């Protein structure tokens, strides 16, 4: 690399370096010199750990040592169903559920 689980509609600085970009891919749509990536502080949460209770699982409560997060729902669609809608056809439009890509965490390897 890759494969399995599980989770993705909450939550998170008017700080200080730094200077043009960024939001996974593509199409939109956004963000940004009233300053973009990134690096520092900070800060959210609780996957994993620890610590409590229980005969053990499971759950509950607590810390926060290993990660992760910290603009818009994973910013929306990307494939397929199915219900309506508009259309003389071709074909679009909406909602809705699955899938698909992605992210992360643990574990396999």
């Nucleotide at each position: 690399a890759u494969c399995u689980u599980a989770u993705c509609g909450a939550g998170a600085g008017a700080g200080g370096c730094g200077g043009a970009g960024g939001g996974a891919c593509a199409g939109g749509c956004c963000c940004c010199a009233u300053g973009a990536a990134g690096c520092c502080c900070g800060g959210c949460a609780a996957c994993c750990g620890g610590a409590u209770g229980u005969u053990c699982c499971a759950u509950c409560u607590u810390c926060a040592g290993g990660u992760g997060c910290c603009a818009a729902u994973u910013c929306c669609u990307g494939c397929a169903a199915a219900a309506u809608c508009c259309u003389u056809c071709c074909g679009g439009g909406u909602u809705u559920u699955g899938a698909g890509a992605g992210a992360u965490a643990a574990g396999a390897g």